Predicted 3D model of a 350-nucleotide part of an RNA (small-subunit ribosomal RNA, central domain) from an uncultured bacterium.

Context: one part of a larger RNA
């Protein structure tokens, strides 16, 4: 490389948009590039294969045949692929309608809790633990009450729930923006699928500048525990946690399962959105989504099973020479302020 694979054995890119490329719906006409057929030319000789022959055999040598699966030209065929033209509506998109959601961005508001401050009541403890101690407290703490201030997060509802491409998103409310589903079947008429590079988004932690700082809390300090205790427990506590702008670009970024399309038994139940209908606490049907169970089939098994890991097609990504190699390391390159990220070996060894 081919072939075979990628939930868990090595292997699905974190996610989307999209360039090139690859692939692509129904009908008709033309064309004849691919494709197929006939004919012609060429495909040197030697070598190689088969047959026959000559040296006593063989090597070696001679003769013949086939082959050289190719390329070029020409004449045809037209099912399929391609090209051109026309046409269609089922793929795709648009419009309109009434709903839906914790989808995004910006602003306003609310209560509980926490901390702090002030004032008051009040007196000797509080706090913490397995037990303690550090710590706080007669300069009046803890507790209780009132008021004030601050920052952060939104109990119950809450769920096998909903939304989002993924990351993720939850108090209430206003504005702006986006989305899929359903219904109408009105409009466009294949406008599609995938997507190397590329671009964008991307939890937490981290970085830069400026704010903010209640809580929690790496580092750090102290108290315990212990043989020791650079820990687990306790008292404190700074970065950080929050906001704005910029960078970074990684996660068990997981369904460890790429995207798209079509097809393939069911039972009962349940939940969500929309529509129709029966005549309404509800049921039935259609459609889209979210779960459980289970045939066929698949699978090494576990299991998956219309939300497939089944049956097929298209495109992309990745794996296939194992374990170790202080290895996702070295070197080089690109990116980054840095931290580091991306790409990514070898010697040696079992």
């Nucleotide at each position: 490389u081919u072939g075979g694979g990628u939930u868990u054995a090595a292997a699905g890119g974190g996610u989307g948009c999209g360039u090139a490329g690859g692939c692509g719906g129904a009908c008709g006409a033309c064309u004849a590039a691919g494709u197929c057929a006939g004919c012609g030319g060429u495909g040197a000789a030697a070598u190689a294969u088969c047959c026959c022959g000559g040296c006593u055999c063989a090597a070696c040598c001679g003769g013949g045949a086939g082959g050289c699966u190719g390329c070029c030209g020409u004449u045809g065929a037209u099912a399929c692929u391609g090209g051109u033209c026309g046409c269609c509506u089922u793929g795709a998109g648009u419009a309109c309608g009434a709903a839906c959601g914790g989808c995004g961005c910006c602003g306003g508001c609310g209560g509980a809790a926490u901390a702090u401050g002030u004032a008051a009541u009040g007196u000797a403890g509080c706090g913490g633990u397995g037990a303690a101690a550090u710590g706080c407290a007669u300069a009046g703490a803890u507790a209780u009450u009132a008021c004030a201030u601050a920052g952060a997060a939104c109990a119950c509802c809450g769920a096998u729930c909903g939304c989002g491409a993924a990351g993720g998103c939850a108090g209430c409310u206003g504005g702006c923006g986006a989305g899929g589903a359903c219904g109408u079947c009105a409009c466009u008429g294949a406008c599609g699928c995938u997507g190397a590079g590329g671009c964008a988004c991307g939890a937490a932690g981290g970085c830069g500048u400026g704010g903010g700082g209640a809580u929690c809390a790496a580092a750090c300090a102290g108290g315990a525990u212990u043989a020791g205790a650079u820990a687990c427990c306790c008292u404190g506590g700074u970065a950080g946690u929050c906001c704005a702008c910029g960078c970074a670009g990684u996660a068990a970024a997981c369904g460890a399962u790429g995207a798209a399309u079509a097809c393939u038994a069911g039972u009962a139940g349940u939940c969500c959105g929309c529509a129709u209908u029966c005549a309404u606490a509800g049921g039935a049907u259609g459609u889209g989504g979210g779960g459980c169970c289970c045939c066929a089939g698949c699978a090494a098994a576990c299991g998956c099973a219309a939300u497939a890991a089944g049956u097929a097609u298209u495109c992309c990504a990745c794996c296939u020479u194992g374990g170790g190699g202080a290895g996702g390391u070295u070197c080089g390159u690109u990116c980054g302020c840095a931290a580091g990220a991306a790409u990514g070996a070898a010697a040696c060894u079992c």